[in-house]
Context: one part of a larger RNA
RNA sequence: GAGUAACGAUAAAGGGGGUGAAAAACCCCCUCGCCGGAAGAUCAAGGUUUCCUAUUCAACGUUAAUCGGAAUAGGGUUAGUCGGCCCCUAAGGCGAGGCAGAAAUGCGUAGUCGAUGGGAAACAGGUUAACAUUCCUGUACUUGUUAUUACUGCGAUGGAGGGACGGAGUAGGCUAGGCCAGCACGGCGUUGGUUGUCCGUGUUUAAGGCAGUAGGCUGAGGACUUAGGUAAAUCCGGGUCCUUAAGGCUGAGAGCUGAUGACGAGUCUCAUUAUUGAGACGAAGUGGUUGAUGCCAUGCUUCCAGGAAAAGCUUCUAAGCUUCAGGUAAUAACGAACCGUACUGUAAACCGACACAGGUGAUCAGGUAGAGAAUACCAAGGCGCUU
Numbered sequence: 001g002a003g004u005a006a007c008g009a010u011a012a013a014g015g016g017g018g019u020g021a022a023a024a025a026c027c028c029c030c031u032c033g034c035c036g037g038a039a040g041a042u043c044a045a046g047g048u049u050u051c052c053u054a055u056u057c058a059a060c061g062u063u064a065a066u067c068g069g070a071a072u073a074g075g076g077u078u079a080g081u082c083g084g085c086c087c088c089u090a091a092g093g094c095g096a097g098g099c100a101g102a103a104a105u106g107c108g109u110a111g112u113c114g115a116u117g118g119g120a121a122a123c124a125g126g127u128u129a130a131c132a133u134u135c136c137u138g139u140a141c142u143u144g145u146u147a148u149u150a151c152u153g154c155g156a157u158g159g160a161g162g163g164a165c166g167g168a169g170u171a172g173g174c175u176a177g178g179c180c181a182g183c184a185c186g187g188c189g190u191u192g193g194u195u196g197u198c199c200g201u202g203u204u205u206a207a208g209g210c211a212g213u214a215g216g217c218u219g220a221g222g223a224c225u226u227a228g229g230u231a232a233a234u235c236c237g238g239g240u241c242c243u244u245a246a247g248g249c250u251g252a253g254a255g256c257u258g259a260u261g262a263c264g265a266g267u268c269u270c271a272u273u274a275u276u277g278a279g280a281c282g283a284a285g286u287g288g289u290u291g292a293u294g295c296c297a298u299g300c301u302u303c304c305a306g307g308a309a310a311a312g313c314u315u316c317u318a319a320g321c322u323u324c325a326g327g328u329a330a331u332a333a334c335g336a337a338c339c340g341u342a343c344u345g346u347a348a349a350c351c352g353a354c355a356c357a358g359g360u361g362a363u364c365a366g367g368u369a370g371a372g373a374a375u376a377c378c379a380a381g382g383c384g385c386u387u
Stems, first nucleotide, its partner, number of pairs: 013031006032384004040364004046344002050342001051075006060068002080141002082340003086119003092113003098107003122139005142336011153321002158316004166303005172296003177290005182203006188196001204262002208257003215250004219244008228236002263285001266281006304307001350359002366378004
């Protein structure tokens, strides 16, 4: 230079009360403003205690601070069903023997790892200062071991089926949700009107079980035979004959049940007075319309560029076993360990040296107008961006 520039989006503040040494910024209340396909809610990654409570204000916070993602102390993450672990494999990695190389090492068979994919099973309500599909209440479901009873050809690392999949287009049936009416409860205007075709609030309920609808796929049953499926087969595939017009598989939703339960506007009682906590009682809880990008649906139609694998699962036999073992069904008892679970997560907590106008995958998707997830204004909810 200079007490100058700056104090990090022009979404915005004003008033009252409280606390306090001190209040523009903290807490409570009333107005105002901003977002609302987000500046709301829920997950993944990453962070790793930042979560909650009490106390504190040196430093940190671009100002003050009684406040804080700051400091100090204490507390907090509860699972057979959520995710992992586990079983299975993809790209890829490693790789017994093996091949190559002077060696280091490289490649690679059998195999073994490896999810971003396949594989059993849970919902509703309540509860904490802080966790909940984990705790509690109610109602469910799956799987394994053992035992008993009844029946019985069981058996795999092998065969077969299935799992099992692309793009585009698409009619229909539904549901979530929305809206309206009805119903229940409450209200009647401190300014002219408001007992009315008025106003406000509510009208919510799952998984599971029973049953098998709209629809989709496929003809079905039996006998015989067989150069195929590395051996075998009653299985699959090929062939022949007979009978028959239905049979089977799948499948949203609705209905009944779950539920004489829960929830529910509100009312009452007690305690306490920033106004919160505990307990009890508890109304209506129906119909119509609209309607998805969600479900039926891995459907259907069509096209060429022809669109993972393996296991679980079903079935067939081989060796073998065949008073046993094993299998099927029912019942009963017992078991289901370990790890994650707080909080943040379009951000002041992640990546950017910062409480940085940048970047960051997925899910949910209310109202009015609108073709619309555009846009504008709003709801729930969240904020007014730390001078």

The part of an RNA shown here (large-subunit ribosomal RNA, domain III) has 387 nucleotides and comes from Gilvimarinus gilvus.
Its mean pLDDT, the model's own confidence on a scale to 100, is 84.
NCBI's taxonomy places the organism under Bacteria, Pseudomonadota, Cellvibrionales, Cellvibrionaceae, Gilvimarinus.
It matches the Rfam family "Bacterial large subunit ribosomal RNA". Gene Ontology terms of the family: ribosome and structural constituent of ribosome.
It was read from a public genome assembly.